The RNA shown here (transfer RNA) has 84 nucleotides and comes from a Candidatus Uhrbacteria bacterium.
Its mean pLDDT, the model's own confidence on a scale to 100, is 80.
Rfam family: tRNA. Rfam classes the family as a transfer RNA.
It was read from a public genome assembly.
RNA sequence: GCGCGGGUGGUGAAAUUGGUAAACACGCCAGCUUGAGGGGCUGGUGGGAGCAAUCCCUUGGAGGUUCGAGUCCUCUCUCGCGCA
Numbered sequence: 001g002c003g004c005g006g007g008u009g010g011u012g013a014a015a016u017u018g019g020u021a022a023a024c025a026c027g028c029c030a031g032c033u034u035g036a037g038g039g040g041c042u043g044g045u046g047g048g049a050g051c052a053a054u055c056c057c058u059u060g061g062a063g064g065u066u067c068g069a070g071u072c073c074u075c076u077c078u079c080g081c082g083c084a
Base pairs, nucleotide, nucleotide: 001083002082003081004080005079006078007077010026011025012024019067027045028044029043030042031041032040033039046057047056048055049054060076061075062074063073064072
C1' cells in the first nucleotide's frame, strides 16, 4: 500500500428486511435474610435538565440519502487478521 472483519450503557453483548436502541448475562444500588461476610430472594439501574409532570441527548468521529439510519452511501480515526 491492497483486501476482509470489528468499534453499541460500567463490562460482555443482542437488535434477522431501514421502523420503540440496548434483549440477555455480569456488575452496581436499595431492601429482606445472616452475629458478620458470602450466598439466596425482591425491586431498581445509559447520560443530562427539572420539585414534578415531562423534555433533551446517546451505536468511534464528520457529512449524505430517507418520513424514519446501529443498519444504506462518502470521508475519516482506531483495533485485529490476511496479501504484497